[in-house]
């Protein structure tokens, strides 16, 4: 200096705003009341320095399931390759072929382990809106 890998899905949380629900406030109408106030209810608007439900949500937050890698152990299937021995055919010897056993590897499954490290703006973008979401393991820094 270059190349490859450091994964996917899902459930939550820190956090986030306000589309919907709820809550609160205001206004008008209706019920209750002799009347007023209060209270119940309907509609509309406003409010997230409204606790909440729905919703969004972490590369550097937490789990789960899978994937990947590792060597060892256990078990299975098939009879692939390798080492060695024996037997048979063959053969002067050797080489070659076949069978049995054996050594190691490969193959399928399970068990076990690993899946690291990580300071980070401004600004912009999406969604109803905003954010540790996305730009972004970026710019920059060590």
């Nucleotide at each position: 200096a270059a190349u490859a890998u450091u994964u996917g899905c899902u459930u939550c949380u820190a956090g986030g705003g306000u589309u919907c629900c709820g809550a609160u406030u205001u206004a008008a109408g209706a019920g209750u009341u002799u009347a007023a106030a209060g209270u119940u209810u309907u509609u509309a608007a406003a409010u997230g320095a409204c606790u909440g439900g729905u919703c969004c949500a972490a590369g550097a937050g937490a789990g789960g399931c899978a994937g990947g890698c590792u060597a060892a152990c256990u078990g299975g299937a098939a009879u692939u390759u390798u080492u060695a021995a024996c037997a048979a055919c063959a053969g002067a010897c050797a080489a070659u072929u076949u069978g049995u056993u054996u050594c190691a590897a490969g193959u399928c499954a399970g068990u076990a382990g690993c899946u690291a490290c990580a300071c980070g703006g401004c600004g912009g973008g999406a969604u109803a809106a905003a954010a540790g979401c996305c730009c972004g393991g970026g710019a920059g820094g060590a």

A computed fold for a 142-nucleotide RNA from Hyella patelloides LEGE 07179, annotated as Guanidine-I riboswitch aptamer. Model confidence (mean pLDDT): 78 of 100.